[in-house]
Molecule: c-di-GMP-I-GGC riboswitch aptamer
Organism: Desulfacinum hydrothermale DSM 13146
RNA sequence: CCUGAAAAAGGCACACCACGCGAAAGCGUGGGCCGCAAAGCCACCGGCCUAAGUUGCCACAAGGCGAUACGGCAGCGGGGCUGCCAGCC
Numbered sequence: 001c002c003u004g005a006a007a008a009a010g011g012c013a014c015a016c017c018a019c020g021c022g023a024a025a026g027c028g029u030g031g032g033c034c035g036c037a038a039a040g041c042c043a044c045c046g047g048c049c050u051a052a053g054u055u056g057c058c059a060c061a062a063g064g065c066g067a068u069a070c071g072g073c074a075g076c077g078g079g080g081c082u083g084c085c086a087g088c089c
Stems, first nucleotide, its partner, number of pairs: 002087003011036002016031006034075001040081003044078003047073003053068006
């Protein structure tokens, strides 16, 4: 450098629960332990989720429906950066 079969030092933590933040999606902390060889980090490309605000339409109004990310998902895929153990050389 390459590889992740087995093993191991160890690591992370789905659903769900509690508290907090948020309009929501979702996030943080603790518990939890479905799984993960980058389930470490980065929204650059595609994808997905949400729609506060903005906007179009409808409505006398209250409000309803649609569009939209500047909000998110790195545990959806690609890409970038970094790293542990083991195997191989």